Predicted 3D model of a 75-nucleotide RNA (c-di-GMP-I riboswitch aptamer) from an Abditibacteriales bacterium. Rfam family: c-di-GMP-I riboswitch aptamer. About the family: GEMM was predicted in a large-scale screen for bacterial structured RNA regulatory elements. The organism belongs to Abditibacteriales, within Bacteria. Of the family's consensus pairs, 95% are formed in the model.
RNA sequence: CUUCGAUAAAGGCAAACUCCGAGCAAUCGGAGGGCGCAAAGCCAAGGGUCCCUCGGGGACAGCCUGGUUGCCGAA
Numbered sequence: 001c002u003u004c005g006a007u008a009a010a011g012g013c014a015a016a017c018u019c020c021g022a023g024c025a026a027u028c029g030g031a032g033g034g035c036g037c038a039a040a041g042c043c044a045a046g047g048g049u050c051c052c053u054c055g056g057g058g059a060c061a062g063c064c065u066g067g068u069u070g071c072c073g074a075a
Stems, first nucleotide, its partner, number of pairs: 004073002012037002017032006035062001041068003045065003048060005
């Protein structure tokens, strides 16, 4: 350095649900809350699912593939 992921260490993120707000909606933001996660950091390139004012436009990265960045170091 690459791979790998432990009854390790330090941390991180935050499902459902509730309240407030945005949006036609999927859904998103904030606060609370923790189901879980070794990338549950980021990217909409491919597949997939979802929404719509359906020529088309949008959402989901915690659905899968892929790209890219990152903490630690047992076997």